RNA sequence: GAGUUGAACGGGCCGUCGCUGCGGCAGUUGCUGCCGGAGAGGAAAGUCCGGGCUCAACAGGGCGAGACGCUGGGUAACGCCCAGAAGGGGUGACCCUUGGACAGCGCAACAGAAAGCAAACCGCCGUGUAAACGGUAAGGGUGAAACGGUGGGGUAAGAGCCCACCAGAGGUUAUGGUAACAUAACCUGCUCUGCAUACCCCGUCUUGAGCAAGACCAAAUAGGAAAGGGGCCGGCCCGGCCAGACCUUUCGGGUAGGUUGCUUGAGGGUGCAGGAAACUGUACUCCUAGAGGAAUGACGGCCACGGAAACGACAGAACCCGGCUUAUAGUUUGACUC
Numbered sequence: 001g002a003g004u005u006g007a008a009c010g011g012g013c014c015g016u017c018g019c020u021g022c023g024g025c026a027g028u029u030g031c032u033g034c035c036g037g038a039g040a041g042g043a044a045a046g047u048c049c050g051g052g053c054u055c056a057a058c059a060g061g062g063c064g065a066g067a068c069g070c071u072g073g074g075u076a077a078c079g080c081c082c083a084g085a086a087g088g089g090g091u092g093a094c095c096c097u098u099g100g101a102c103a104g105c106g107c108a109a110c111a112g113a114a115a116g117c118a119a120a121c122c123g124c125c126g127u128g129u130a131a132a133c134g135g136u137a138a139g140g141g142u143g144a145a146a147c148g149g150u151g152g153g154g155u156a157a158g159a160g161c162c163c164a165c166c167a168g169a170g171g172u173u174a175u176g177g178u179a180a181c182a183u184a185a186c187c188u189g190c191u192c193u194g195c196a197u198a199c200c201c202c203g204u205c206u207u208g209a210g211c212a213a214g215a216c217c218a219a220a221u222a223g224g225a226a227a228g229g230g231g232c233c234g235g236c237c238c239g240g241c242c243a244g245a246c247c248u249u250u251c252g253g254g255u256a257g258g259u260u261g262c263u264u265g266a267g268g269g270u271g272c273a274g275g276a277a278a279c280u281g282u283a284c285u286c287c288u289a290g291a292g293g294a295a296u297g298a299c300g301g302c303c304a305c306g307g308a309a310a311c312g313a314c315a316g317a318a319c320c321c322g323g324c325u326u327a328u329a330g331u332u333u334g335a336c337u338c
Base pairs, nucleotide, nucleotide: 001338002337003336004335005334006333007332008331009330011303012302013301014300015299016298017297019039020038022036023035024034025033026032027031041314045325046324048323049322050321051320052319053210054209055208056207065206066205067204068203069202070084071083072082073081074080085098086097087096088095089094099201100200104199106195107194108193116147121140122139123136124135125134126133127132148166149165150164151163152162153161167191168190169188170187171186172185173184174183175182176181214260215259216258217257224251225250226249227248228247229246230242231241232240233239267286268285269284270283271282272281273280274279305312306311
């Protein structure tokens, strides 16, 4: 100098005027005033995964559908994280990918004779006057991909047809590893294409809706229930019949409105212990918005950083957490590579 990979931050202070909760005091009664203190992020975003919480449903099992997919570990859980394995890329630090293609069924454009288990365009060889027929897969040509490579033997010409070495595949055994897998020896001429983000197969997981969930209090309206009161028969009671209208009370209902859910949590920091790490345990310590059409702002001054100056990134909580992804001016910093 060029890079790789993590981590932290992402303006500060003062003044004035406001806004939303909380605490105290005063006036008072559903409010107002004064004082004090608190008030957005690393992504609050996308709502893509996983959970808590709530309601509804649910004996058990199957089919279907969806998501995920090397191995081991972590976690409340995950499609996340850590460590490893194999393959690929890079000089390197490092990065990317991941079940199965002898279960079945498909696809492989164009070119090419042929694209999957056989086939034969040119060529080569044999027969034949020739046309043609048969053999062949060495050589040529096409393609992203053409059925191992080199050499020798062999043959009419050829070919793992046979042999040596190399490469691959499969099997057996041994060793190392929890495992994925690796290494070594021996055997089999076995040479088997790619795509599963085509259907599919195998394995694991999955009930649905979401804080406008839900719970409580409760004016009003409609409809409902119960009790009492009604009319007729009758002098009265019991009883029967009629009406089921109206009135009163109570219950119930649950609209407006109010309260709650609501923010202290699988929370942060430091030390110690365990672990290779993710992470876990433990002691001490800290408290950090909670609104409900939705506050967290505006203006002025000074300072700092960058810039010549103008100017100063992405972006605004809505029940809460763990992740991932995406956006981000600029600043600081650890480790490593060439």